[in-house]
């Protein structure tokens, strides 16, 4: 080069094409406690970019980007 997969929160993961994209866990802040752990509670934080189809995209179609296979 040519083919396939995969890309949501610091990190693992949900989400029939239709309600405020949902938790764990990690970070901040309290409560508790002599301190710390642990336990409760609160806050904060994501759909890889650019188009298209649609009323209505995380979901589908396409192109790029970035991992990752396979072939050569």
């Nucleotide at each position: 080069g040519u083919c396939c997969c995969u890309g949501u929160a610091g990190c693992u993961u949900a989400a029939u094409g239709g309600a405020u994209a949902a938790a764990g866990u990690a970070a901040a802040g309290g409560u508790u406690u002599c301190c710390g752990g642990a336990a409760c509670c609160u806050u904060u934080g994501a759909u890889g970019u650019c188009a298209g189809u649609u009323c209505a995209a995380u979901u589908c179609u396409g192109a790029c980007c970035a991992g990752g296979g396979a072939c050569a």
The prediction has a mean pLDDT of 81. This is a predicted structure of a 72-nucleotide RNA (transfer RNA) from a Patescibacteria group bacterium. Rfam family: tRNA. Rfam's curators write: Transfer RNA (tRNA) molecules are approximately 80 nucleotides in length. The RNAcentral record of the sequence draws on ENA and MGnify.